[in-house]
Overview
The RNA shown here (FMN riboswitch aptamer (RFN element)) has 139 nucleotides. The sequence was found by an Rfam model in a public genome assembly. Rfam family: FMN riboswitch aptamer (RFN element). Rfam's curators write: The RFN element is a highly conserved domain that is found frequently in the 5'-untranslated regions of prokaryotic mRNAs that encode for flavin mononucleotide (FMN) biosynthesis and transport proteins. Its mean pLDDT, the model's own confidence on a scale to 100, is 79.
RNA sequence: AUUCGUCUUCAGGGCAGGGUGAGAACCCCGACCGGCGGUAAAGUCCGCGAGCGCGAAAAUCGCGCCGAACCGGUGCAAAUCCGGUACCGACAGUGACGGGCCAGCGUUUGGCCCCCAGUCUGGAUGGGAGAAGAUGCGC
Numbered sequence: 001a002u003u004c005g006u007c008u009u010c011a012g013g014g015c016a017g018g019g020u021g022a023g024a025a026c027c028c029c030g031a032c033c034g035g036c037g038g039u040a041a042a043g044u045c046c047g048c049g050a051g052c053g054c055g056a057a058a059a060u061c062g063c064g065c066c067g068a069a070c071c072g073g074u075g076c077a078a079a080u081c082c083g084g085u086a087c088c089g090a091c092a093g094u095g096a097c098g099g100g101c102c103a104g105c106g107u108u109u110g111g112c113c114c115c116c117a118g119u120c121u122g123g124a125u126g127g128g129a130g131a132a133g134a135u136g137c138g139c
Base pairs, nucleotide, nucleotide: 004136005135006134007133008132009131010130017029018028019027031119032118033089034088035048036047037046038045043087044086051065052064053063054062055061069085070084071083072082073081091122092121093120098114099113100112101111102110103109
């Protein structure tokens, strides 16, 4: 210096303010957030993790699914920087807008169904791409 083994620790952020309203972090305006490795420094490129489905069950396994970016500038080099303008966000739950059906009533009400959260609640005091470190053997 490199490789392998064992172990330890770490490893995800975010609705301010306003509108309507009896009530909203769920509706509307607006605000805010961005896992890991690679690469000119990346939520939107490549790969991975996570998540979801299937494999009778389970799994550290296999297969499948899995979001979103352009323009200008600088530069040897940037879809990564700078400037501008956009866009995206698992599953389950809740859910006052909206849609549908029905009943009653006579101007107002009730029941049922569908739909609605990146930021709330939950699986999760979980898992994890990986990061840092300790230690041992061999070459």